[in-house]
The part of an RNA shown here (large-subunit ribosomal RNA, domain IV) has 325 nucleotides and comes from Diphylleia rotans. Its mean pLDDT, the model's own confidence on a scale to 100, is 88. NCBI's taxonomy places the organism under Eukaryota, CRuMs, Collodictyonidae, Diphylleia.
Context: one part of a larger RNA
RNA sequence: CUGAUGUAAAGGAACUCGGCAAAUUUACCCUGUAACUUCGGGAGAAAGGGUGCGACUGGGUUUUCGCUCGGUCGUGGCACAUAAAUGGGGGUACCGACUGUUUACUAAAAACACAGGUCUUUGCUAAGAAGAAUUUUCGAAGUAGAAGGACUGACGUCUGCCCGGCCUCAGAAGGUCAAAUCGAUGGGUAUUCGCCCAGAAAUUAAGCCCUGAGAAACGGCGGCCAUAACCAUAAUGGUCCUAAGGUAGCGUAAUCCCUUGUCACCUAAUUAGUGACCCGCUUGAAUGACGUCACGAGUGCCCCACUGUCUCUACAUCAGACUCA
Numbered sequence: 001c002u003g004a005u006g007u008a009a010a011g012g013a014a015c016u017c018g019g020c021a022a023a024u025u026u027a028c029c030c031u032g033u034a035a036c037u038u039c040g041g042g043a044g045a046a047a048g049g050g051u052g053c054g055a056c057u058g059g060g061u062u063u064u065c066g067c068u069c070g071g072u073c074g075u076g077g078c079a080c081a082u083a084a085a086u087g088g089g090g091g092u093a094c095c096g097a098c099u100g101u102u103u104a105c106u107a108a109a110a111a112c113a114c115a116g117g118u119c120u121u122u123g124c125u126a127a128g129a130a131g132a133a134u135u136u137u138c139g140a141a142g143u144a145g146a147a148g149g150a151c152u153g154a155c156g157u158c159u160g161c162c163c164g165g166c167c168u169c170a171g172a173a174g175g176u177c178a179a180a181u182c183g184a185u186g187g188g189u190a191u192u193c194g195c196c197c198a199g200a201a202a203u204u205a206a207g208c209c210c211u212g213a214g215a216a217a218c219g220g221c222g223g224c225c226a227u228a229a230c231c232a233u234a235a236u237g238g239u240c241c242u243a244a245g246g247u248a249g250c251g252u253a254a255u256c257c258c259u260u261g262u263c264a265c266c267u268a269a270u271u272a273g274u275g276a277c278c279c280g281c282u283u284g285a286a287u288g289a290c291g292u293c294a295c296g297a298g299u300g301c302c303c304c305a306c307u308g309u310c311u312c313u314a315c316a317u318c319a320g321a322c323u324c325a
Stems, first nucleotide, its partner, number of pairs: 001320008010311002014309001019306001027051005036041001038154001052075010076080001088304007095296002100112002116152007128138003155291004160221003165218001167214005174209003180203002185198005222240005249283001250280001261277005
């Protein structure tokens, strides 16, 4: 020096991307316990106190041995849950409701699933799926309060406008349209019988055109100019365009480029964090929007306790390395 342990004056996160690692806490009994809440929780919240041994004694239970709940007195130690095992705690914000699942061997998560919600298909030889095939098998020995598919994702408050495009569904008219049917007519050949070729009009399916419906289907949800008795701003007016011009909510956000936006709080000092503001580069309503108790080896920030993380290292033990044999 390397690995594994232990201890440490004073300070106590100054370390660091970050308290990573370590330390603190830890058992049992008693007291006590906040906001918030879906009234179940939160909660072991937090915060305090007790615990050895001996003698005597009361109650419960017991055939006995015992087990158990107390009371009084005494007494030893630095230390009595005397070892080992055995929660650090609190506040705040984001995401996901939750328990669960996942990249066997770099990702455990905010990803997947989920109960709940909605739409849609399917009337039974169901739809749908498997299969080379068999009215074979699953669906289902089920029958629309059932089964399949899609999206969303507990709960609470809600879920606005647009059907022009695309898609789906419906529509006994009309237009267009293939093979086929039909065969006016024309042509070639031929002595004849005939054979061959082209072919108008007409008949005719789905589809498309057309008419409508559907956005918890795919999706979409505007410019410019002017205007109030300081300035500023614009409830208001004008005009162009659109299928319709983004409603409620939230908002510098897991979304904000400018940006370390501005203000406030937190610090001696904060590109972090929280609360507000809103000219939203490029929020927005089941591609769900916004809240939310509980929960999380999730992510950001703060505080208490604690510590060799650090100031700044030191010493001790074990195993190596190293030297000699």